Large-subunit ribosomal RNA, domain I from Sulfurimonas marina, 500 nucleotides, folded computationally. The organism belongs to Sulfurimonas, within Bacteria. It matches the Rfam family "Bacterial large subunit ribosomal RNA". Rfam links the family to the GO terms ribosome and structural constituent of ribosome. The RNAcentral record of the full RNA draws on ENA. The coordinates come from a structure-prediction model, not an experiment, and the mean pLDDT is 83.
Context: one part of a larger RNA
RNA sequence: GGCCAUAGGUGGAUGCCUAGGCUGGUAGAGGCGAUGAAGGACGUACUAGGCUGCGAAAAGCCUCGGGGAGCUGCCAAGAAGCUUUGAUCCGGGGAUUUCCGAAUGGGGCAACCCAGCAUGGAGUGAUUCAUGUUACCCUACGGGGGGCGAACUCAGGGAAGUGAAACAUCUCAGUACCUGAAGGAAGAGAAAUCAAACGAGAUUCCGAAAGUAGCGGCGAGCGAAAUUGGAUUAGGGCGCUUAGUGAUAGCAUAUUUGUUAGCCGAACACUCUGGAAAGUGUGAACAUAGAGGGUGAUAUUCCCGUAAGCGAAAACAUUUAUGUGGUACUAGACUAAGGAACGAGUAGGUCGGGACACGUGUUAUCUUGACUGAAUAUGGGGGGACCACCCUCCAACCCUAAAUACUACUACCAGACCAUAGAUGUGAACAAGUACCGUGAGGGAAAGGUGAAAAGGACUGCGGUGAGCAGAGUGAAAUAGAACCUGAAACCUAUGGCUU
Repeated sequence: GGCCAUAGGUGGAUGCCUAGGCUGGUAGAGGCGAUGAAGGACGUACUAGGCUGCGAAAAGCCUCGGGGAGCUGCCAAGAAGCUUUGAUCCGGGGAUUUCCGAAUGGGGCAACCCAGCAUGGAGUGAUUCAUGUUACCCUACGGGGGGCGAACUCAGGGAAGUGAAACAUCUCAGUACCUGAAGGAAGAGAAAUCAAACGAGAUUCCGAAAGUAGCGGCGAGCGAAAUUGGAUUAGGGCGCUUAGUGAUAGCAUAUUUGUUAGCCGAACACUCUGGAAAGUGUGAACAUAGAGGGUGAUAUUCCCGUAAGCGAAAACAUUUAUGUGGUACUAGACUAAGGAACGAGUAGGUCGGGACACGUGUUAUCUUGACUGAAUAUGGGGGGACCACCCUCCAACCCUAAAUACUACUACCAGACCAUAGAUGUGAACAAGUACCGUGAGGGAAAGGUGAAAAGGACUGCGGUGAGCAGAGUGAAAUAGAACCUGAAACCUAUGGCUU
């Protein structure tokens, strides 16, 4: 030096675990904001810091309910207090709510600076303090708007990488993205629709028709409809006059059912092992409850719960009933009679675009920038060039639930097979959008586990009044000692053996 064995160190794999995620389902909710939002700054406790809560009335105030013994949020103990005269806590309603922020008196480098007016106070006065108010736009003068918010929706704009094995028409794609507007859905919607010689009867969504008919440098590719099976169903109004009635909405009262706290809730003992019983053994009980979780190991009967049943002073939603509810103005229903009316710079045309599965093509249909420009039911549109016949419908006004899309948010439930996972399909199970990096836009971590319980090692000794260690003690265990579950390998050390 090498090899082997043993005992350790280092290291943090593996196993087990879950406090956080992810993906779905069901139900709710689908908005917040000048009564000042979302988001922040700064404060606020007996408190130095962070988180949480709150706002100079500051981990809180008032009130109405619930609840019934502990409490003063967490890291995180201590001190000092509160509480059966009902605290803490939970829920409804209310008060307060600094400064910035749409930010709105003016300004501004957000959380700051400086004003006007009215009223009141202080000062001899210059001045100063408090409260209120003062932006802009629209308005019928009552009021409304502005900003924020995850996706879904509609509209106005609108790419390129790519594919075509290059590339220009084409494709990607009316996608991404930008902008505007709205709602809980939006949009569409009651045939100037389809059909085919038979007929159907608003719209929307899903399945088939069908990768068909077609379109297409007939390349790459794009790609219907009729019809049919389902989901869900709903039809109305305006554009005339007169007369009458009194529906809906809204509001009030009563009422129904929910939501926002809660309440009640069955039935087990002994024995053995053990640190601990829920395990073993023996014998029972309950079950409209043997879902789940906790408890010193695996509990229907120990605890929280679970099944079943019950519950609201207050607020909100909702059902139904009754009452009210207008004709001068604003918005505005029904019945009867009479009388009509039939949506014009429109339809269509020409030129140029766009949309239709359809790229101008033989190209109908829809739309419209320019120029034109009818008819009036004896009329007009469509039936894929066009014409005739036939069939069918009635444009140029408006409204309309449901079936459909989405999930930032709330509640509950479920799932994962390489049996989800600490190298997690959250970046974040921890002080996480933190630390840190960047002038900035922006980028962006690592980091879980003592034990059943801190019982977290009193006391003694060595040591620098250390670190650390040796005793002692706790504990089932301390090679569970806080650098703490398990504790692999690489690597290091000690001891022993063999060998050179």